This is a predicted structure of a 124-nucleotide RNA (SAM riboswitch aptamer (S box leader)). Rfam family: SAM riboswitch aptamer (S box leader). Rfam describes the family as follows. The SAM riboswitch is found upstream of a number of genes which code for proteins involved in methionine or cysteine biosynthesis in Gram-positive bacteria. The sequence was found by an Rfam model in a public genome assembly. Of the family's consensus pairs, 97% are formed in the model.

RNA sequence: AUGUUAUCAAGAAAGGUGGAGGGAUUAGACCCUGUGAAACCUUAGCAACCCUCUACUUAUAGAGAAGGUGCUAAAUUCUACUUUAUGCUGAACGGUCAAUUCAGCACCUGAAGAUAGAUAACCA
Numbered sequence: 001a002u003g004u005u006a007u008c009a010a011g012a013a014a015g016g017u018g019g020a021g022g023g024a025u026u027a028g029a030c031c032c033u034g035u036g037a038a039a040c041c042u043u044a045g046c047a048a049c050c051c052u053c054u055a056c057u058u059a060u061a062g063a064g065a066a067g068g069u070g071c072u073a074a075a076u077u078c079u080a081c082u083u084u085a086u087g088c089u090g091a092a093c094g095g096u097c098a099a100u101u102c103a104g105c106a107c108c109u110g111a112a113g114a115u116a117g118a119u120a121a122c123c124a
Base pairs, nucleotide, nucleotide: 003122004121005120006119007118008117013043014042015041016040017039021032022031023030026080027079028078029077044072045071046070049068050067051064052063053062054061055060076116081113082112083111084110085109086106087105088104089103090102091101092100
C1' cells in the first nucleotide's frame, strides 16, 4: 500500500518564512485568497482515537490531558449514483372527473443508503 472496525452538521489561530494559488480527485456550482494562497517552522488551542485514573470480571460509564496521532473557513463546502417522498407529462381503466395502475422526466425540494475521501486504532 491493501484490508478490518469506528467516526466525520460540534469544537479550536496567532506569529515568522514564502509569494500565487487554494477548497482530495473528475465535472458543475459556490466560496477563500496581495487586507497575502499552497507549503514549511514556532507558539497557542480544540477534540478525546490511542493513552492515564476510578467504578467494574468484561462490556460499559465517569473523570483527566503528561505522551503518540489528528485537527483549528464554509456539513467531507454543495451536487453527481440508487431508492423513496414530492411534482410534472403520457398511457391503461372509465361516459366525464376523481381514484388506482404502469411508463418516462426532474428546473426546484426533503429523507435514507451506496460510492469516493479524510482521520484513528488494528492487521500484514